[in-house]
RNA sequence: GCUGCAACAGAGCAAAGCCGUCGAAAGGCGGUGACGCAGAGCUACGGGGCUACCGCGAGUACGCAUCGCUACGCCCGCCGGGCCGCCAGC
Numbered sequence: 001g002c003u004g005c006a007a008c009a010g011a012g013c014a015a016a017g018c019c020g021u022c023g024a025a026a027g028g029c030g031g032u033g034a035c036g037c038a039g040a041g042c043u044a045c046g047g048g049g050c051u052a053c054c055g056c057g058a059g060u061a062c063g064c065a066u067c068g069c070u071a072c073g074c075c076c077g078c079c080g081g082g083c084c085g086c087c088a089g090c
């Protein structure tokens, strides 16, 4: 470098739930816990999904409540792409 991810080795990660914490929320982080994972390592680039503080609109005499829309917020453990890597064979 190419091929494979069936198997092997040594390891690794850690869903839901619960506790703490940050956040308007989605969600993140730490602890606990293992449903799973051969890239469940990194990257929001394409598709997709979640949330809506602010903003805009409706509403209202006005303001509030409430409702709708919206990513600039988030998810890589939804799919694809990109980057890097373990093991095995050549």
Stems, first nucleotide, its partner, number of pairs: 001090004012037002017032006035077001041083003045080003048075003055069004
A computed fold for a 90-nucleotide RNA from Gemmatimonadetes bacterium 13_1_20CM_4_69_16, annotated as c-di-GMP-I riboswitch aptamer. Its mean pLDDT, the model's own confidence on a scale to 100, is 86. The organism belongs to Gemmatimonadota, within Bacteria.